Context: one part of a larger RNA
RNA sequence: CUGGGCGUAAAGGGCGCGUAGGCGGUAUGUCGCGUCAGGUGUGAAAGCCCCGGGCUCAACCUGGGAUGUGCACUUGAUACGGGCAUGCUUGAGUUCGAGAGAGGUGAGUGGAAUUCCCAGUGUAGAGGUGAAAUUCGUAGAUAUUGGGAAGAACACCAGCGGCGAAGGCGGCUCACUGGCUCGAAACUGACGCUGAGGCGCGAAAGCGUGGGGAGCAAACAGGAUUAGAUACCCUGGUAGUCCACGCCGUAAACGAUGUGCGCUAGCCGUCGGGGUGCUUGCAUCUCGGUGGCGCAGUUAACGCGAUAAGCGCACCGCCUGGGGAGUACGGUCGCAAGAUUAAAACUC
Numbered sequence: 001c002u003g004g005g006c007g008u009a010a011a012g013g014g015c016g017c018g019u020a021g022g023c024g025g026u027a028u029g030u031c032g033c034g035u036c037a038g039g040u041g042u043g044a045a046a047g048c049c050c051c052g053g054g055c056u057c058a059a060c061c062u063g064g065g066a067u068g069u070g071c072a073c074u075u076g077a078u079a080c081g082g083g084c085a086u087g088c089u090u091g092a093g094u095u096c097g098a099g100a101g102a103g104g105u106g107a108g109u110g111g112a113a114u115u116c117c118c119a120g121u122g123u124a125g126a127g128g129u130g131a132a133a134u135u136c137g138u139a140g141a142u143a144u145u146g147g148g149a150a151g152a153a154c155a156c157c158a159g160c161g162g163c164g165a166a167g168g169c170g171g172c173u174c175a176c177u178g179g180c181u182c183g184a185a186a187c188u189g190a191c192g193c194u195g196a197g198g199c200g201c202g203a204a205a206g207c208g209u210g211g212g213g214a215g216c217a218a219a220c221a222g223g224a225u226u227a228g229a230u231a232c233c234c235u236g237g238u239a240g241u242c243c244a245c246g247c248c249g250u251a252a253a254c255g256a257u258g259u260g261c262g263c264u265a266g267c268c269g270u271c272g273g274g275g276u277g278c279u280u281g282c283a284u285c286u287c288g289g290u291g292g293c294g295c296a297g298u299u300a301a302c303g304c305g306a307u308a309a310g311c312g313c314a315c316c317g318c319c320u321g322g323g324g325a326g327u328a329c330g331g332u333c334g335c336a337a338g339a340u341u342a343a344a345a346c347u348c
Base pairs, nucleotide, nucleotide: 003320004319005318006317007302008301012316014201015200016199017198021194022193023192025088026087027086028085029084030083031082033081034080035077036076037075038074039073040072041071042070049065050064051063052062053061054060091191092188093187094186095184096183097182098181099180103177104176105175106174107173108172109171110154114150115149116148117147118146119145120144121143125136126135162169163168206247207246208245209244210243211242215241216240220236221235222234223233258315259314260313261312262311263310266293267292268291269290270289271288272287273286274285275284276283277282278281297304298303321348322347323346330341331340332339333338
C1' cells in the first nucleotide's frame, strides 16, 4: 500500500464532548485548481520488443525502428469534484404551545423492619441443623407489652413499564438543573455527519484523610461434615459495605452487535403525544420509544429481519493461526494495588 472481515469462529473503543482531518443538500452565475482532450518539448546511452546485418549457428556483437506510466509549456472543454458570489428550504437549529419520566445535585422528612438500652409480665429453655454442636439463658434468656437510641435500605404500587450517552437511577416533599417527545409551522439558511490526538464521565472492589457503624460480612476463630475439609452447613466476627473530600479507571462496562443518514411486506402487545369519526368509549390514522412473531433478503449455521445481522453511503475503532502473553522490556499514569501502550526467542 492492498484484500477479506469484526452478534456467537480472531476482531466494535465502557460512554460522551469535541480539535485536526475525512465526507457533505438544492438552484444559478463565475473561475478553470482537480479532471478530460489536442499540440510542442523532454523522457541519455545500454537493456527489453520489432525489422535487418556480422562472427559456419547460437550465445555474443551491431544498424535502424518502435515504445516510454511521467514531467513542463501551450491551446481548448466545463458535466462532475473544488474555490468565489448570490439565492433556496427538504438536512440541522431556533421560537411558540403542550406533555411524560426511579435523569442529575442539594436540603428536609416518613413508616415498617433489624439490633441495642431501660422498665413491666413471665419461666426454662432459646437458637440452629439433614442431624447436631459451638453459642445465648435461673446474674432471668427466648416470647410478649411500653418507652428510648442508632444506622442502613425503601415492602405494596412495580410492569415484558419509565428515564439516562454509558456507568446507572426506585419512600415522600421542596429548591436548583440536564435531556427528550408531540403539535404549530413564525424565524435562521447547510449552520451538517464522523472524529486520530485531547478533555470529561465512568459499576463493584481497592487506596488516602476524617467521620459513621444497625444489619450484612472477605480475613479470622470456633462447632460440625469428611479419609482429609485450609470448603460447602452452623455460631461468632474485623476490614468493608454508609457519609464528606481526594485517588483508582477496570468489568461477561453485553444487545458479546461503533456513530449518523436514506431505502426495503405485514401482524400482535405496551409506554408517551397528536388528528379524524361518531353510538363518549370504542374504531381508525399518525409521530416517538420499548417488546413478540414474521415476508423478501441475509447468515457457516444458530439466528437477524424498519430497534437488521437486509440494501447502500460517510467517518472512526479493531482483527490477521494456537501457545508463549495481554506477559517481558521501555515509556506514560498511579500513594499503592496496579492500569495503559506492547514485543521476541522458543514451540505446535
Molecule: small-subunit ribosomal RNA, central domain
Organism: Inquilinus sp.